[in-house]
This is a predicted structure of a 76-nucleotide RNA (c-di-GMP-I riboswitch aptamer) from a marine sediment metagenome.
It matches the Rfam family "c-di-GMP-I riboswitch aptamer". From the family's description: GEMM was predicted in a large-scale screen for bacterial structured RNA regulatory elements.
The RNAcentral record of the sequence draws on MGnify.
The model forms 90% of the base pairs in the Rfam consensus.
RNA sequence: GACAAAAGCAAACUACUCGUGAGGGUAGGACGCAAAGCCAUGGGUCAUCGAAUGCAAUGAUCGCCAGGCUGCCGAA
Numbered sequence: 001g002a003c004a005a006a007a008g009c010a011a012a013c014u015a016c017u018c019g020u021g022a023g024g025g026u027a028g029g030a031c032g033c034a035a036a037g038c039c040a041u042g043g044g045u046c047a048u049c050g051a052a053u054g055c056a057a058u059g060a061u062c063g064c065c066a067g068g069c070u071g072c073c074g075a076a
Base pairs, nucleotide, nucleotide: 001073008033009032013028014027015026016025017024018023031063037069038068039067041066042065043064044061045060046059047058048057
């Protein structure tokens, strides 16, 4: 970051499955993605638990934002 090229990933939804739950996995399926590759580091959001209020703890989300590491091509 191109009216390029070669590739890649896969939202919602459906089926099965794991989980108290948020949500995850597999298969189908494509909304889209220049990192929609990885990392839960700082925030945000969500769930669980507890509490008189406040607060805290645990977990989830990287396709919420930021950050870190790595990767394909080579026009401007």